[in-house]
């Protein structure tokens, strides 16, 4: 350097877990040229040269080994950051929300069949008075009303007188008294949830309404914005807690790719 033949290795390798570790079933990840049978999660084999037993293939290089750097993932921390989520808060008061004011915009109505304005005037609330109506009582007014204890006139009848005449007097008739009934109209007093009413006052600002001047405005939905005030927890805001997901920083770290290292025998 080239050939037989063996040897060490190698036939995956890695992260969480799990364990006292260490590997292996199981889970993930990444890879494949990357054997094959037994064993196993209250589990299995072992102990720093940490799977065990049994069989097979390869073999010193594309394959074995070692390095540093990309780096698939994966595990830690995080007072980084999004979203959303659970619980308390009412000091903040930003949005929303309620009241108010302010310019702005203009759906539609209204106006020359005459807007805003201006002058006259009537009404609209009260407040007394007063007319009036209703209603009550009283008066006026009528009617009815006394056995005897009201009157008048009193037949009979008594009584007193010779007598003339005279007293008193029941019934009957007239006629009042308290009372009782009725009152159209009329007095009078008090009431009044009553009035196309009258006077006077307050008001005389607003509002409705007539007239008359004059001749074009007037009202104003919805909307958007500006100031202020408000309470209050639905969002912000505060405070504490959790879930994803992304970011750092830290750990391990599959693969590929470079770069270096590794035998032993015999022939030529």
């Nucleotide at each position: 350097c080239c050939g037989u033949g063996c040897u060490a290795g190698g036939c995956g390798g890695g992260g969480a877990g799990g364990u006292a570790g260490c590997g292996g079933u199981g889970c993930c990840c990444u890879g494949u040229c990357a054997c094959c049978c037994g064993c196993a999660a209250u589990c299995c084999g072992c102990u720093c040269u940490a799977g065990c037993g049994g069989g097979g293939c390869u073999g010193a290089a594309u394959u074995c080994c070692c390095g540093a750097a990309u780096g698939a993932g994966g595990g830690g921390u995080u007072u980084g950051g999004c979203u959303c989520u659970c619980g308390g808060g009412g000091u903040c008061a930003g949005u929303a929300c309620g009241c108010c004011g302010g310019a702005c915009a203009g759906a539609g109505g209204c106006g020359u069949c005459g807007a805003u304005g201006g002058c006259c005037g009537g009404g609209u609330c009260c407040c007394g008075c007063g007319c009036g109506g209703c209603g009550a009582g009283c008066g006026c007014u009528c009617g009815c009303g006394a056995a005897c204890c009201a009157g008048g006139u009193c037949a009979g009848g008594u009584c007193c007188g010779g007598g003339a005449g005279g007293a008193a007097g029941c019934a009957g008739c007239c006629u009042u008294a308290a009372g009782c009934g009725a009152u159209a109209c009329c007095g009078c007093u008090c009431g009044u949830g009553c009035g196309c009413c009258g006077c006077g006052g307050a008001c005389c600002a607003g509002c409705c309404u007539g007239g008359c001047c004059g001749g074009a405005g007037c009202c104003g939905a919805c909307g958007a914005c500006c100031g202020g005030c408000g309470g209050g927890c639905a969002c912000g805001c505060c405070c504490g807690g959790g879930a994803c997901c992304c970011g750092a920083c830290u750990u391990c770290g599959a693969a590929g790719a470079c770069g270096g290292g590794u035998g032993c025998a015999c022939g030529g």